[in-house]
Context: one part of a larger RNA
RNA sequence: UUGGGUUUAAAGGGUGCGUACGCGGAUUGGUAAGUCAGUGGUGAAAUCCUCUCGCUUAACGGGAGAAUUGCCGUUGAUACUAUCAAUCUUGAGUACACUUGAAGUGGGCGGAAUGUGUCAUGUAGCGGUGAAAUGCAUAGAUCUGACACAGAACACCGAUUGCGAAGGCAGCUCACUAAAUUGUAACUGACGCUGAGGCACGAAAGCGUGGGGAGCAAACAGGAUUAGAUACCCUGGUAGUCCACGCUGUUAACGAUGAUCACUAGGCUGUUGUCGAUACACUGUACAGAGGCUGAGCGUAAGUAUUAAGUGAUCCACCUGGGGAGUACGAUCGCAGGGCUGAAACUC
Repeated sequence: UUGGGUUUAAAGGGUGCGUACGCGGAUUGGUAAGUCAGUGGUGAAAUCCUCUCGCUUAACGGGAGAAUUGCCGUUGAUACUAUCAAUCUUGAGUACACUUGAAGUGGGCGGAAUGUGUCAUGUAGCGGUGAAAUGCAUAGAUCUGACACAGAACACCGAUUGCGAAGGCAGCUCACUAAAUUGUAACUGACGCUGAGGCACGAAAGCGUGGGGAGCAAACAGGAUUAGAUACCCUGGUAGUCCACGCUGUUAACGAUGAUCACUAGGCUGUUGUCGAUACACUGUACAGAGGCUGAGCGUAAGUAUUAAGUGAUCCACCUGGGGAGUACGAUCGCAGGGCUGAAACUC
C1' cells in the first nucleotide's frame, strides 16, 4: 500500500465557512473523450509455456506455435460516464404570512444578599470546630435599627424545557444583528454534497497595557490534626476571578459516536414549536425538534435500535502491538508559559 477498521479494545479533526480536488436529480437530442467490438501495424532475440526433433537419458540444444495482458492507427456501437444544446421540478434557494427561543452585540434599570462606613441602641463576649486554638472585642465587638457607598452574581419561575456550528447562553427592558420551524406553492431552475490547504470562532487557566476589587480564593502566614502533615479542618490572605483592548488556541473541547443523502415492522409513553380538524373540550397517517421504554438487524459484550452503533451511497479526518514519546531534532507560530508538525536507537 491493499485489506480491515475508528461509542467503550489503536483510531472522528474542538467547531464552522469555504478554495482546489472528488462525487452529484429527471427528460430529449448532438458529439464520441472514457467504455465496448472488429481490423492493420508494432510489441528485438533469449527467457517462460505447449508441441516436436537431436545428443544412449537428463541437464542442454534445434524447429514450430502460443504468449508478450501494452502502445499507435483505422472502422463501427452508444447503455453508462463525459461534453455541447434544449427542457423539467421533486434536491437547493428565494418571496410572502405568521410564530418561536437563556442565539449574539451595545445601552439603561431593578431587588435580595454580602462587605464597608457613619449615627443610634446596648454590654461582654463573638467567631469557629469532631473538639479546640489562631483571629475579632471595654479604644465598646457580635446582635438590633436607620442612612450611605461598593463590586459581583441574578433565588423563585426552571423542566430528560429551549436556543446556538461548537465553545456556550438565564433578573427586567430598549436598540441593532443573526437564525430556525411551520404554512402558501408565487419565483429561480441542479444553482447541490463534501472539503486537503486556507480563513474565522473557540471553556477555564495563563500573558500584556490600563481600570476595578464586594465576596470567593492558587501562592503565602498562622492555628489545629498527626509519628510526621509542605494536606484534608479552622482564622487570615495576594495574584486571579470583573471591565476595555490585544495575545494564547488548549480540555474527559464527550453523544468518548465526522458531514450529507436515501432506505429499513413499528408499538407504547410523556414533551417543545407550528399547522390542521373541531367549537367548549377531544383529537391527527401532519411537519420540524429534543427525551424514555421495547423489536428486527447489528454488536465480543455492555448496549444501540427512524436522533442507529441497522442497510447502502459520496467526500473528508484518523488507526495499524506495549514502552521509549506526544519525547528528541528540524521547520513554524507565540511576549512567555508553550502550541503545531513529529521520529529513531534501544527494549519487552